[in-house]
Context: one part of a larger RNA
RNA sequence: UGACGGGGGCCCGCACAAGCAGUGGAGUAUGUGGUUUAAUUCGAAGCAACGCGAAGAAUCUUACCAAGGCUUGACAUGCAGAUGAAUAAGAGGGAAACCUUUUAGUCUUUCGGGACAUCUGUGCAGGUGGUGCAUGGUUGUCGUCAGCUCGUGUCGUGAGAUGUUGGGUUAAGUCCCGCAACGAGCGCAACCCUUGUAAUUAGUUACCAGCACGUAAAGGUGGGAACACUAGUUAGACUGCCGUGAAUAACGCGGAGGAAGGUGGGGACGACGUCAAAUCAUCAUGCCCUAUAUGUCUUGGGCUACACACGUACUACAAUGGAAGAGACAAAGAGAAGCGAAGUAGAGAUGCAGAGCAAAACUUAAAAAAUCUUUCCCAGUUCGGAUUAAAGGCUGAAAUUCGCCUUUAUGAAGCCGGAAUUGCUAGUAAUGGCAGGUCAGCAUACUGCCGUGAAUACGUUCCCGGGCC
Numbered sequence: 001u002g003a004c005g006g007g008g009g010c011c012c013g014c015a016c017a018a019g020c021a022g023u024g025g026a027g028u029a030u031g032u033g034g035u036u037u038a039a040u041u042c043g044a045a046g047c048a049a050c051g052c053g054a055a056g057a058a059u060c061u062u063a064c065c066a067a068g069g070c071u072u073g074a075c076a077u078g079c080a081g082a083u084g085a086a087u088a089a090g091a092g093g094g095a096a097a098c099c100u101u102u103u104a105g106u107c108u109u110u111c112g113g114g115a116c117a118u119c120u121g122u123g124c125a126g127g128u129g130g131u132g133c134a135u136g137g138u139u140g141u142c143g144u145c146a147g148c149u150c151g152u153g154u155c156g157u158g159a160g161a162u163g164u165u166g167g168g169u170u171a172a173g174u175c176c177c178g179c180a181a182c183g184a185g186c187g188c189a190a191c192c193c194u195u196g197u198a199a200u201u202a203g204u205u206a207c208c209a210g211c212a213c214g215u216a217a218a219g220g221u222g223g224g225a226a227c228a229c230u231a232g233u234u235a236g237a238c239u240g241c242c243g244u245g246a247a248u249a250a251c252g253c254g255g256a257g258g259a260a261g262g263u264g265g266g267g268a269c270g271a272c273g274u275c276a277a278a279u280c281a282u283c284a285u286g287c288c289c290u291a292u293a294u295g296u297c298u299u300g301g302g303c304u305a306c307a308c309a310c311g312u313a314c315u316a317c318a319a320u321g322g323a324a325g326a327g328a329c330a331a332a333g334a335g336a337a338g339c340g341a342a343g344u345a346g347a348g349a350u351g352c353a354g355a356g357c358a359a360a361a362c363u364u365a366a367a368a369a370a371u372c373u374u375u376c377c378c379a380g381u382u383c384g385g386a387u388u389a390a391a392g393g394c395u396g397a398a399a400u401u402c403g404c405c406u407u408u409a410u411g412a413a414g415c416c417g418g419a420a421u422u423g424c425u426a427g428u429a430a431u432g433g434c435a436g437g438u439c440a441g442c443a444u445a446c447u448g449c450c451g452u453g454a455a456u457a458c459g460u461u462c463c464c465g466g467g468c469c
Stems, first nucleotide, its partner, number of pairs: 008469006015460002019424005026315008034306002042053002064301007073124001077123008087104007107114002126290002129288003135284002137279003140275001142273001147186006153162003166177003192267004197235007207224002211222003238261001241255005317417001321376006333364003338357002343352003383414001388409007430452007
């Protein structure tokens, strides 16, 4: 000077408390450990690994295993030599790769050659092989915590101190006052995006108040530019105004006006540094290793195994519910090797069909919970849906290992979960559906979107983490 303390003081955070919903018990999905295996490729490991890399393992992917092949090689480039246009079509063996082989074909030229390809030789290629404790780059974390420093001056023999401490205040080293300090930088805040209000401009593919036409119904048509909406430009919030407290300060509390009030809500944004944190398997890269294999091609298998243990989710255990019928209201997206309407066949998955649409136009598209009517009457049930059987459908060359969907039958555990433990303070939790990326096919995951929509916070003694003295 730091760090630490079951030392003290001050302060903060869903940290506790107050609440709500969960996890831990069941079934399934998924990841991990372990075990097994020819292989179950590799990485991630308290918080900060474990629905993580992986925004999607049937082949491919694929890195693993078995078997069969190749060796200047699947890919790049230089040199020397030889041959041949490129290329196309076969035959035999074979699981394919590949091996053997046949036929057709004969570029351009200034005749030196050139381009391209094959073969031979030689430099080399290749490596998801090792080392993240040799590295770059990128990322996580403490933590959106309020801190971390510098110049000059001053103090101290010096390490260092001061400034940055103190009195207040703030979300904040935010600001005010004081002070041997005076200034400055990186952070904070603001500038950026989005959302909430209004005005204005522009009205098509969006809209329809008033006026006509028109329909079974319909902005369907003329028309309109009000409203909504779209997307540009502005305005608006600044403790600006009033009162009060404070030190006539900063600021706090209350009020007015206002769509919004004291950072309005949300996002992007992450200081100096910490963890030899993560990544050599995104990529790049030093060194080491490999070179008829640790490279590369192919077929098949594996990554999907299963006594078990853990994490994260989904579905439930029911009446605030299940079932049947009727029947409203979204937002945000996506679409051409695509979205696919009407119609039609089927009980359904789906098939046929193919209108329209590169989309404010057409399609996806049905929002679901909610609401109304009926039924079930507390039961392992008209709860729950695992498991299994059969019959089908879709994608794909292929669905056995190992996909998704439909229908019928089957109808397991489960009656609210021990110790323990998680999230959340408002349009939040909880709950309901919708879309997208990945993608031929496959979503209980992820990323977004809207609907319905709470309870509680006395307080800071205690637990955890953090800041200052």